[in-house]
RNA sequence: GGGUGCGUAGCUCAGUGGUAGAGUAUUGCCUUGACAUGGCAAGGGUCACAGGUUCAAGUCCUGUCGCACCCA
Repeated sequence: GGGUGCGUAGCUCAGUGGUAGAGUAUUGCCUUGACAUGGCAAGGGUCACAGGUUCAAGUCCUGUCGCACCCA
């Protein structure tokens, strides 16, 4: 330098055009004599960045950045 894949909550990930989610973590409440476990609720998001297509984009297209792998 070229190619492929990935980038979504603190962490690990799902979501392939129509309300952004799960587990875990954090906080509060319930449960217990107390703890653990369990239950309920809440907070937490520039969907890497910029642009484009579309009535509508995390999702499709282009470019850039970062990470991993392969080729040279």
The prediction has a mean pLDDT of 83. The RNA shown here (transfer RNA) has 72 nucleotides and comes from Alphaproteobacteria bacterium MarineAlpha5_Bin9. Rfam family: tRNA. Its family is annotated with triplet codon-amino acid adaptor activity in the Gene Ontology. By type it is a transfer RNA. NCBI's taxonomy places the organism under Bacteria, Pseudomonadati, Pseudomonadota, Alphaproteobacteria.